Predicted 3D model of a 477-nucleotide part of an RNA (small-subunit ribosomal RNA, 3' major domain) from Agromyces sp. Marseille-P2726. It was read from a public genome assembly. Model confidence (mean pLDDT): 85 of 100. It matches the Rfam family "Bacterial small subunit ribosomal RNA". NCBI's taxonomy places the organism under Bacteria, Bacillati, Actinomycetota, Actinomycetes, Agromyces.
[in-house]
Context: one part of a larger RNA
RNA sequence: UGACGGGGGCCCGCACAAGCGGCGGAGCAUGCGGAUUAAUUCGAUGCAACGCGAAGAACCUUACCAAGGCUUGACAUACACCAGAACACGCUAGAGAUAGCGGACUCUUUGGACACUGGUGUACAGGUGGUGCAUGGUUGUCGUCAGCUCGUGUCGUGAGAUGUUGGGUUAAGUCCCGCAACGAGCGCAACCCUCGUCGCAUGUUGCCAGCACGUCAUGGUGGGAACUCAUGUGAGACUGCCGGGGUCAACUCGGAGGAAGGUGGGGAUGACGUCAAAUCAUCAUGCCCCUUAUGUCUUGGGCUUCACGCAUGCUACAAUGGCCGGUACAAAGGGCUGCGAUGUCGUAAGGCGGAGCGAAUCCCAAAAAGCCGGUCUCAGUUCGGAUUGAGGUCUGCAACUCGACCUCAUGAAGUCGGAGUCGCUAGUAAUCGCAGAUCAGCAACGCUGCGGUGAAUACGUUCCCGGGCCUUGUACA
Numbered sequence: 001u002g003a004c005g006g007g008g009g010c011c012c013g014c015a016c017a018a019g020c021g022g023c024g025g026a027g028c029a030u031g032c033g034g035a036u037u038a039a040u041u042c043g044a045u046g047c048a049a050c051g052c053g054a055a056g057a058a059c060c061u062u063a064c065c066a067a068g069g070c071u072u073g074a075c076a077u078a079c080a081c082c083a084g085a086a087c088a089c090g091c092u093a094g095a096g097a098u099a100g101c102g103g104a105c106u107c108u109u110u111g112g113a114c115a116c117u118g119g120u121g122u123a124c125a126g127g128u129g130g131u132g133c134a135u136g137g138u139u140g141u142c143g144u145c146a147g148c149u150c151g152u153g154u155c156g157u158g159a160g161a162u163g164u165u166g167g168g169u170u171a172a173g174u175c176c177c178g179c180a181a182c183g184a185g186c187g188c189a190a191c192c193c194u195c196g197u198c199g200c201a202u203g204u205u206g207c208c209a210g211c212a213c214g215u216c217a218u219g220g221u222g223g224g225a226a227c228u229c230a231u232g233u234g235a236g237a238c239u240g241c242c243g244g245g246g247u248c249a250a251c252u253c254g255g256a257g258g259a260a261g262g263u264g265g266g267g268a269u270g271a272c273g274u275c276a277a278a279u280c281a282u283c284a285u286g287c288c289c290c291u292u293a294u295g296u297c298u299u300g301g302g303c304u305u306c307a308c309g310c311a312u313g314c315u316a317c318a319a320u321g322g323c324c325g326g327u328a329c330a331a332a333g334g335g336c337u338g339c340g341a342u343g344u345c346g347u348a349a350g351g352c353g354g355a356g357c358g359a360a361u362c363c364c365a366a367a368a369a370g371c372c373g374g375u376c377u378c379a380g381u382u383c384g385g386a387u388u389g390a391g392g393u394c395u396g397c398a399a400c401u402c403g404a405c406c407u408c409a410u411g412a413a414g415u416c417g418g419a420g421u422c423g424c425u426a427g428u429a430a431u432c433g434c435a436g437a438u439c440a441g442c443a444a445c446g447c448u449g450c451g452g453u454g455a456a457u458a459c460g461u462u463c464c465c466g467g468g469c470c471u472u473g474u475a476c477a
Base pairs, nucleotide, nucleotide: 001477002476003474004473005472007471008470009469010468011467012466013465015461016460019424020423021422022421023420026315027314028313029312030311031310032309033308034306035305042053043052064301065300066299067298068297069296070295073124077123078122079121080120081119082118083117084116089102090101091100092099093098106113107112126290127289129288130287131286135284136283137279138278139277140275142273147186148185149184150183151182152181153162154161155160166177167176168175192267193266194265195264197235198234199233200232201231202230203229207224208223211222212221213220238261241255242254243253244252245251304443317417321376322375323374324373325372326371327370333364334363335362338357339356343352344351345350383414388409389408390407391406392405393404394403430453431452432451433450434449435448436447
């Protein structure tokens, strides 16, 4: 100087408390461990691994296994020699890779040539092989915590100290005052995006107040530029104003006006560093290793196994509910190898068909919870839907291993969950649906967004956890 303390003081955080809803019990989904296996590819392992890499494992992917092939190679560059246009296409054998046969053919001065293919040979290719404890780059974490440092000066023999401590204050090393310090940098804040109010400009595909026309009906038509909205550009919030407190400083409490008030809400933004943290399997890369194989091609299998344990979710156990009928109101997205109306067939999944739309125009599209009626009457039930049988639909060369969905039948566990444990402070929790990426299809109940309905509680900081500052002890570095 740090680190640590079941030392002290001050302070903060959904840290506790006060509340609301869960998890832990059940069934299923997904990930992990373990076991199994020819293989169940690899990585991630307290917080900070475990719906994680994977925004999509039937083949492919695919790295794993079995079997069958290749050896200048699936891919790159270069040279020498030989042969042939190359690529298609058809037949045969084969699980296929591949092999054989047939056929066809560019320019041409008939010498050959550009590519390309095959063969021989040489340099080389190739490796998701090892080492993240050789590395770059990227990322997590403490933590959006308020800290981390430097120059000059001063003090100390020195390591170092001071500044950065102290008194207040703040979300903040934020600001004020004081002070052997005076300044400065990286962080904080602001500048950026978005939501909330208003003005101006512009009105199509969007809008329709007023004036007409028309329809069963609809901004449908003429027209309008008001309103909504869209796009752009400005204004607006600064403790600016008033009062109380305060060192009459910083600031804090209350009030006015205001769409918004003291950081207005949300996002992006992550200091010096810590964990030899993660990643050699995104990529790049040193060294080591393989080179008729640890490279490469193919078919089939596996990554989907299942006495068990854990994690994260979904669905429930019902009457604030289930079922049936009727009827409202979104936002944000996506669409040409695409989205696909109306119509029509089918109980349905879906089929036929194809209007319109490269989309403020058309389509996906039905929002759901809600509201209005009816029914069920507390029961393992008209709750719950696992499991299984049968029949279908769709995608795709192909749904056996191993897809999703529909219909009929079947109807399991489950009556609110032990010890314990998690999230959340407001348009939040809870609850309800919608869209998108990936994607032929889909194991999505995941993830990322979007809106609808919309709470309760916070006395307080004694305690648990994490963190910041000062101080003290130490046989630790």